[in-house]
RNA sequence: GCUAGCGUGGCUCAGUCGGUAGAGCACGUCACUCGUAAUGACGGGGUCGGGGGUUCGAUUCCCCCCGCUAGCUCCA
Numbered sequence: 001g002c003u004a005g006c007g008u009g010g011c012u013c014a015g016u017c018g019g020u021a022g023a024g025c026a027c028g029u030c031a032c033u034c035g036u037a038a039u040g041a042c043g044g045g046g047u048c049g050g051g052g053g054u055u056c057g058a059u060u061c062c063c064c065c066c067g068c069u070a071g072c073u074c075c076a
Stems, first nucleotide, its partner, number of pairs: 001072007010025004019056001027043005049065005
């Protein structure tokens, strides 16, 4: 350099006719307990990597860029 895949809460990941973004863990509060752990209930937390385009409407479709992973190729 080329090709493919990936980028979504703090972490690990879902999210197909394009139509208000979710789960588990973690965190906070409460309940339970003599207390802790465990368990249960409730709650907070997202510019969906960045920019642009299409559309009434984009996490989803198109283009460019950035980052990560893998493979391939080149190298005076």